[in-house]
RNA sequence: UACCCAUAGUCUAAAGGUGAAGAUGGUGCCCUUUCAAGGCAUAGAUGAGGGUUCAAUUCCCUCUGGGUACA
Numbered sequence: 001u002a003c004c005c006a007u008a009g010u011c012u013a014a015a016g017g018u019g020a021a022g023a024u025g026g027u028g029c030c031c032u033u034u035c036a037a038g039g040c041a042u043a044g045a046u047g048a049g050g051g052u053u054c055a056a057u058u059c060c061c062u063c064u065g066g067g068u069a070c071a
Stems, first nucleotide, its partner, number of pairs: 001069006009024004017054001026042005047063005
């Protein structure tokens, strides 16, 4: 200097539009003599700022952090 990435504790969807979804993990309840397994319920997230748009996780710019390549 160029390119890529950033979404619950973790992993992964949503690619302009109706409640941000799923798995795993957390909490509570049920079941069980108890634990594990299983079932039900519940809480939890779009890195920061700005722009475009009726509407932004999504598109654009800057910054921050991480990665790759070249020198």
This is a predicted structure of a 71-nucleotide RNA (transfer RNA) from a Candidatus Babeliaceae bacterium.
Lineage of the source: Bacteria > Candidatus Babelota > Candidatus Babeliae > Candidatus Babeliales > Candidatus Babeliaceae.
The sequence is in RNAcentral, with records from ENA.
The prediction has a mean pLDDT of 80.
Rfam family: tRNA. It is annotated as a transfer RNA.